[in-house]
This record gives sequence, structure tokens and C1' cells, in this order.
RNA sequence: AUGUUAUCAAGAAAGGUGGAGGGAAUAGACCCGUUGAAGCCUUAGCAACCCUUAGACUUACUAAGUAGGUGCUAAAUUCUACUUGAAGCCGCGAAUCAUUUCUCGCUAAUUCUAGAUAGAUAACUC
Repeated sequence: AUGUUAUCAAGAAAGGUGGAGGGAAUAGACCCGUUGAAGCCUUAGCAACCCUUAGACUUACUAAGUAGGUGCUAAAUUCUACUUGAAGCCGCGAAUCAUUUCUCGCUAAUUCUAGAUAGAUAACUC
């Protein structure tokens, strides 16, 4: 670096160093930051993918555990972007003798649901 599968609204921070940015990328919004950002180091913690033990036993699966390999420790992967469905402010038209009501249609701010794309992590793979 390629591909496959699983997960992504839970959880868990202090110190040292450093000195202005950071939240993956593009755009917008929002937020964190000189009361000290990123990066690096140390210690601590969270979780349970690999792993360990037991059950089950071909696997899958269930429960418990944390010695080891990763990972993670602001905000949902910070939110939105593309598609389906539901609701729908405002406005317009039709229907009607007429009307701020009601009925039908169009448009549509916005909200919710499901999915797609992209990304992150783990295990396996070439």
C1' cells in the first nucleotide's frame, strides 16, 4: 500500500518539554487554545479487537479476566454536504358566489429516520 469483516451517541488525564495553532481532507458552521494548541516524553486510566480462562464445542457463540500486542482518554467520527422516507414555516396556484377556515397541487426554510460516500481503529489477507 490492496482487499475482506466488525465496531464507531458508552468509557477514561495528570506532569514534563514545547511555544501557536488544533478539531483527517474540501467548503460552511460551531468549538478548543498564551489560564499554554500541535508534536515528543513519563506516569496513570478506559475499553475489550487480538489475547487468557471456563462453558459450549468443527466453527460461530456466552460469561469472566487484564499478564501481553494494538487502540483510545473535549464536544456523536463535533455538526452539515449525496440519496430514500415522514413531518413541514413562508409563498403561489386550483377548487369555491366569496373568504384569513376547509380540500387539492406546486415550491420549500427547517426537523426526524434509514442508507450511501469519506474517515478512524482492530483482526485477517496479497